[in-house]
Molecule: c-di-GMP-I riboswitch aptamer
Organism: Gammaproteobacteria bacterium
C1' cells in the first nucleotide's frame, strides 16, 4: 500500500420520538435521545423516492428535498483477530 471488519479495543456518527427555530412543502438547523452504521464523511453526476404556495384545478422547471435507497466520483480513523 492492498485486502478484510472480530460477540475485540480506541475514537466517531446518530433513526424513530420529544422540545425549539426556519421553510408553502418535501424537508432542514440546534438541544435531548439511540434504531442502527466501517464511510450513516463529502458530492444531486446516473437511477429512484418525495415536494411545489398564489382563489381553485391541472401542468411545470435551467425549480426544490432526500447522501440513513442503490450506483458513480472523491477523501478518510482504528485494528490485523
Nucleotide at each position: 500500500a492492498a485486502a478484510u471488519g472480530a460477540c475485540a479495543a480506541a475514537g466517531g456518527c446518530a433513526a424513530a420520538c420529544c422540545u425549539u427555530c426556519c421553510g408553502u412543502g418535501a424537508g432542514g438547523g440546534a438541544g435531548g435521545g439511540a434504531c442502527g452504521c466501517a464511510a450513516a464523511g463529502c458530492c444531486a453526476c446516473c437511477g429512484g423516492u418525495c415536494u411545489c404556495g398564489u382563489u381553485u384545478c391541472a401542468c411545470u422547471g435551467c425549480a426544490g428535498a432526500c447522501a440513513g435507497c442503490g450506483g458513480a466520483g472523491u477523501u478518510u480513523c482504528c485494528a490485523u483477530a